[in-house]
RNA sequence: CGACCGGGCCGGGCGGUCGCGAGCGUCUUCGGGCGUUCGAGGAAAGUCCGGGCUCCACAUGGCAUGGAGGUGGGUAACGCCCACCAGGCGCAAGCCUCGGGAAAGUGCUGAAGAGAUUCAAACCGCCGAUGGCCCCUCGGGGCACAGGCAAGGGUGAGAAGGUGGGGUAAGAGCCCACCGCGGGGGCGGUGACGUCCCUGGCAUGGAAAACCCCUCCAGGAGAAAGACCAAAUAGGGAAGGAGAGCCCUUCGGGGUUCGCGGAGCGGCCAGCUCCGUUCGGACUUCCGGGUAGGUCGUUUGAGGCCGUCGGCAACGGCGGUCCUAGAUCGAUGACCCCCUCGACAGAACCCGGCUUACAGGCCCGGUCGCCAC
Repeated sequence: CGACCGGGCCGGGCGGUCGCGAGCGUCUUCGGGCGUUCGAGGAAAGUCCGGGCUCCACAUGGCAUGGAGGUGGGUAACGCCCACCAGGCGCAAGCCUCGGGAAAGUGCUGAAGAGAUUCAAACCGCCGAUGGCCCCUCGGGGCACAGGCAAGGGUGAGAAGGUGGGGUAAGAGCCCACCGCGGGGGCGGUGACGUCCCUGGCAUGGAAAACCCCUCCAGGAGAAAGACCAAAUAGGGAAGGAGAGCCCUUCGGGGUUCGCGGAGCGGCCAGCUCCGUUCGGACUUCCGGGUAGGUCGUUUGAGGCCGUCGGCAACGGCGGUCCUAGAUCGAUGACCCCCUCGACAGAACCCGGCUUACAGGCCCGGUCGCCAC
């Protein structure tokens, strides 16, 4: 210098003019005004996992259903994170894995191929030692009928361990060495697992995202959760409430006497005039429920930053320090100058993750190659 790998961070800036929401202070004619401070993100997104919180349900155990799935650790918890193991990819730094069981059981396995899970199969082939047939110069030779063979070819992802040697009529774990596989043991490791030794010649593919088996986990609903205050109108409940007769009636009511209440005349009493009054309608008082509306939940939290200690790390302990949006028709904006000016995108109960989107830029560590010294 080039090509890569891993990780962290920023993601418009300065100035000016108008606005919006919230807190605090202050003034107020209670409508508000003024001042000051603060005011979106790394993903606020998808709502895919895990929790907090709230209400409902709930003795325990089992079944069913759903989910998780190498090992150890972290965590409030997780399907997340860290470290490691195994397998795969890369020269490497590193990256990827829906990573339990197919030698428990049931079922499935296209096309091709003679044959596809059965200690199977003879299409092209090989042999024909043995038995059979033929020839013979009696040494043997030939045929390929019986039969033997899974080595070679062909099909296929896969033909039932692989490579090499021995062996044989030809072959074959038939025998041997190494590799692989099964079983047992030693050593190392918390463990997944690694390594070494012994042993068995060892038919048994794929798919568990077909059912299934094993281990572990799981009550339901969600801020329109839920708690509190509480009108007007209507309705519910309780209490209060001065009427008693007579007459008429078309049964709706009307008239009248007395009583009671109110108003007027009158200085007052009496009196007169007018109006109202009969069994629960209206009215008055009280109680309780719900609605509108309001308040809380609601933003101080498994919180951020710094230091230190423990740990490979994720993370944890201790100390210090900081307060950093909170609406409910929903604020966080608009315009202008300059800077090459430029992405994805906008909180609604909160938190931990994952995933997805993203113009441009900065920093740290590492690998490989080339050149120069």

A computed fold for a 373-nucleotide RNA from a Planctomycetota bacterium, annotated as Bacterial RNase P class A. The coordinates come from a structure-prediction model, not an experiment, and the mean pLDDT is 76. Lineage of the source: Bacteria > Pseudomonadati > Planctomycetota. It matches the Rfam family "Bacterial RNase P class A". Rfam's curators write: Ribonuclease P (RNase P) is a ubiquitous endoribonuclease, found in archaea, bacteria and eukarya as well as chloroplasts and mitochondria.